[in-house]
Context: one part of a larger RNA
RNA sequence: GAUUGAACGCUGGCGGUAACUUUUAAACAUGCAAGUCGAGCGGUAACAGACAUAAAGAUUCAGCUUGCUGAAUCCGGUGCUGACGAGCGGCGAACGGGUGAGUAACGCGUAGGAAUCUACCCAGUAGCGGGGGAUAGCCAGAGGAAACUCUGAUUAAUACCGCAUACGCCCUGAGGGGGAAAGGGGGCAAUUUAUUGCUCUCACUAUUGGAUGAGCCUGCGUAAGAUCAGCUAGUUGGUGGGGUAAAAGCCUACCAAGGCUACGACGGAUAGCUGGUCUGAGAGGACGAUCAGCCACACUGGGACUGAGACACGGCCCAGACUCCUACGGGAGGCUGCAGCAGGGAAUAUUGUGCAAUGAGCGAAAGCUUGACACAGCGACACCGCGUGUGGGAUGACGGUUCUAGGAUUGUAAACCACUUUCAGGAGGGAAGAAAAUGACGGUACCUCCACAAGAAGACCCGGCCAACUAUGUGCCAGCAGCCGCGGUAAUACAUAGGGGUCAAGCGUUGUCC
Numbered sequence: 001g002a003u004u005g006a007a008c009g010c011u012g013g014c015g016g017u018a019a020c021u022u023u024u025a026a027a028c029a030u031g032c033a034a035g036u037c038g039a040g041c042g043g044u045a046a047c048a049g050a051c052a053u054a055a056a057g058a059u060u061c062a063g064c065u066u067g068c069u070g071a072a073u074c075c076g077g078u079g080c081u082g083a084c085g086a087g088c089g090g091c092g093a094a095c096g097g098g099u100g101a102g103u104a105a106c107g108c109g110u111a112g113g114a115a116u117c118u119a120c121c122c123a124g125u126a127g128c129g130g131g132g133g134a135u136a137g138c139c140a141g142a143g144g145a146a147a148c149u150c151u152g153a154u155u156a157a158u159a160c161c162g163c164a165u166a167c168g169c170c171c172u173g174a175g176g177g178g179g180a181a182a183g184g185g186g187g188c189a190a191u192u193u194a195u196u197g198c199u200c201u202c203a204c205u206a207u208u209g210g211a212u213g214a215g216c217c218u219g220c221g222u223a224a225g226a227u228c229a230g231c232u233a234g235u236u237g238g239u240g241g242g243g244u245a246a247a248a249g250c251c252u253a254c255c256a257a258g259g260c261u262a263c264g265a266c267g268g269a270u271a272g273c274u275g276g277u278c279u280g281a282g283a284g285g286a287c288g289a290u291c292a293g294c295c296a297c298a299c300u301g302g303g304a305c306u307g308a309g310a311c312a313c314g315g316c317c318c319a320g321a322c323u324c325c326u327a328c329g330g331g332a333g334g335c336u337g338c339a340g341c342a343g344g345g346a347a348u349a350u351u352g353u354g355c356a357a358u359g360a361g362c363g364a365a366a367g368c369u370u371g372a373c374a375c376a377g378c379g380a381c382a383c384c385g386c387g388u389g390u391g392g393g394a395u396g397a398c399g400g401u402u403c404u405a406g407g408a409u410u411g412u413a414a415a416c417c418a419c420u421u422u423c424a425g426g427a428g429g430g431a432a433g434a435a436a437a438u439g440a441c442g443g444u445a446c447c448u449c450c451a452c453a454a455g456a457a458g459a460c461c462c463g464g465c466c467a468a469c470u471a472u473g474u475g476c477c478a479g480c481a482g483c484c485g486c487g488g489u490a491a492u493a494c495a496u497a498g499g500g501g502u503c504a505a506g507c508g509u510u511g512u513c514c
Stems, first nucleotide, its partner, number of pairs: 001514001004511001006510005013386005021344001028340001030339003035091003040088002043084002047082003050078002057074008098297003107222007116214002121210007129163001131161002139152005169178003183202008230260003235257008272294004276287004299320005322333004350376001352375003358372001359370004389419004399410004423455001425450005433441001458503005463484003469498005479486002
C1' cells in the first nucleotide's frame, strides 16, 4: 500500500447494489416450512343450493271464540347438485432449504473404463380377456388418565390375488420352464334404465431404444511432521458356495502364504474438496463467507422397512443422554428449515408481506400448496453515486490568537447584495415487471408543480519517517509512543488554545492475510 462475513471509539444527510452467529454440530417456548388428486373408491362431518316440507317442537305476529285458528321463521328429511372433514388408493414427500461435525479418503479435481439400474418424459412393437377373496372408513361394543388399542358385523376401488394369452422379453447347451394388465372422463347410438356398442382422450401391462439421473472401477494430482519405522489374518491370491441392479474378500468354507513400506507404509494431530477469492509485476503466498459443482451430516450410536430412487432433516424400530405430560400403569419430543427466545461471545437482523413473477409437487384442467423464491423491515458492515449551496463582497468589521505594540493572522471567511433548488419536505399524476385474467413490492420508480439557503460535517493528525507551527500550562511529574524516541523551567513530541494539514458521511484504532 492493498484486503476484510469484521469489531471498538467519535461522528452521522440521502439513494442504489451486495453481504450479515466466523463463537456452543450447545439447549430450544410459539407459529409456519409438503402436499395434492372427487376425472381411482366407498361415502357425507361442515358450508351452499335444489327438491320436499307429513307429524311433533320452539319463537314472533295477527285475529278473536282466551286457548284456539291463521301466517312467518328456526329445527327436523333426501348425497340430488356444487363441493368436501376423516378414511382406502395414486403420485410426491430421496427435490427444494440448512450446516461443515466427521472425512487425509477414489472424498474432491482431472482423464478414462465396464460388469449396471433409472419413476416421471420421448419414440417404436404387442396387448388391455375372464374371475375371486378381503380390508379401512361407517355401525355396535370393550379397554385406557392420555397416547391410542382391541373385538364383532358390514362395504368399495386405478387396493390385493389367481386363471387365460406370450410376437418380442428373462433363465437354459437343448428339451423345457417363468412373468401381465384397470379402468376413469367426454361425445354419439342402442336399449332390458341399468348397461352395452362405437369413438376421442387420459391412464394400465409387457418389451426395445433414447434422454435424464444414479451406482461401481482405474491412472494422475490433493497440507505439515520420522521427537510416528515397520504394518497386515479377511490380511494378499485361488477354488466352491452365497450375495448385489452391477465387477469385487462384498460375505463364507477350504487351500496357498502372501500383500504394503524410506518414491514414507502404519500411527498421531489438523482439515470438507473444487470453480474460485485476496495479494503480488510475475513466480508465488494466504484463504475456501456470499454464488456455482461434488461430498458428508440431521439430538448421540446402531438397524432395516417402503420405494425407480433413502438406509430417509420436518418417516419407522432399538439403545443412550436430555426435556416435557401422567390418574405412576404409561406416553410425547428433536429448529445443523424461516422467523424468534435464552446462552456463549468483541460481534452478526423481523416471531414482516405475497405466491404477482421464476421454479417445484399434485391435478385432464380450473386450481391448491410452496419461510424455495420475490419483496419489504433493522444496522454506514462493504462498494458506488449525490448533497450539505453558487457568484459578488475590504473601512480587510467585531471577536479570538499572536506580537518586536507598529502590526500580523483567522479572512472573502462573516455581515451584506444577487442567484439557484439537486437531495430531503409538501401537492398532483403515475408505470414496466403480465402472453386472456391476475402486482406482494406500491401510490414504489419516474414525471410535473410549490416553498425556503432553507433540514444536512465530522474524524484524525501537525519532532523525523509524513503533508501540516506558534502560545500558555506542566517540570523525568502528569503523560505520549508504530519505530527512532519526547518530558529533569524557554517542550513545534505531554495537556489546552489559536492556526494549519489529510481524508470526508465518514475518520481513526485493533485484529486477519499478501